[in-house]
Context: one part of a larger RNA
Molecule: large-subunit ribosomal RNA, domain VI
Organism: bacterium
RNA sequence: CGUAGGAAACUUGAGGAGUCCUGUCCUUAGUACGAGAGGACCGGGAUGGACGAACCGCUGGUGUUCCAGUUGUUCCGCCAGGAGCAUAGCUGGGUAGCCAAGUUCGGAUGAGAUAAACGCUGAAAGCAUCUAAGCGUGAAACUCGCUCCAAGAUAAGGUUUCCCAAUAUUAGUAAAAUAAUGUUUAAAAGAUCACCAGUAGACUACUGGUUUAAUAGGCUGGGUGUGUAAGUUCAGAAAUGAAUUGAGCUAACCAGUACUAAUCGAUCGUUAGA
Numbered sequence: 001c002g003u004a005g006g007a008a009a010c011u012u013g014a015g016g017a018g019u020c021c022u023g024u025c026c027u028u029a030g031u032a033c034g035a036g037a038g039g040a041c042c043g044g045g046a047u048g049g050a051c052g053a054a055c056c057g058c059u060g061g062u063g064u065u066c067c068a069g070u071u072g073u074u075c076c077g078c079c080a081g082g083a084g085c086a087u088a089g090c091u092g093g094g095u096a097g098c099c100a101a102g103u104u105c106g107g108a109u110g111a112g113a114u115a116a117a118c119g120c121u122g123a124a125a126g127c128a129u130c131u132a133a134g135c136g137u138g139a140a141a142c143u144c145g146c147u148c149c150a151a152g153a154u155a156a157g158g159u160u161u162c163c164c165a166a167u168a169u170u171a172g173u174a175a176a177a178u179a180a181u182g183u184u185u186a187a188a189a190g191a192u193c194a195c196c197a198g199u200a201g202a203c204u205a206c207u208g209g210u211u212u213a214a215u216a217g218g219c220u221g222g223g224u225g226u227g228u229a230a231g232u233u234c235a236g237a238a239a240u241g242a243a244u245u246g247a248g249c250u251a252a253c254c255a256g257u258a259c260u261a262a263u264c265g266a267u268c269g270u271u272a273g274a
Stems, first nucleotide, its partner, number of pairs: 001152001005163007015149004021049007033038001051106005059100004066093005071086006110144003117137004164273001165184007190268004194210005215261003218257005225249002231244005
């Protein structure tokens, strides 16, 4: 820009993409078959491999500063307690998120038309013949079915809902309706900008929120993690230990709470649709 008014939702599916795998064991059954050795089809069940998708309750990984320990050194006047630097100084753990080695699920069942092949009826050709007319069976391949995208599918689809102001003159009329022309003082539904954010994200887009508010931050409470803070007291000559104390601190988690910030606003979009 188009989809013959504008808009918001929900959809149909032409078309496209994806998937399509397979082992072992048990049973049927030591049956059919076979002199024996051996040993099934068909059918039923169980459990795996690889591959794929989703997820983070479990097991774990990461988690650049959440907690603790600790070395050297510099500084905060000293002690104590801390801070900086040394790969995040090193070491032990670890929330959210992300992830797999973790968890769950998937390939199916089925339908149609067929290939090779196997048949029925059956002539040409009194027989025979699956074929010439006609009618069946038949594969992981094909078309559906299952998952995803999808109306720029220009043949541009469908459904539901929402929206579109006054006024002047003229014509018209019993009066209206209505029509034409003009004016601007009004600006619908809805959308965008702006702002606070994230289940989204390179940007954009998408999604949520903007005081009629829990969108983010803060605060409060909880959770999680770390593992008994500092200070004080006690014991000890001291190193250190004990008590207060499962203490103190605690990112991204879960709630509550308007304290802070979502201010004030602006723009587009029309008048019933060739």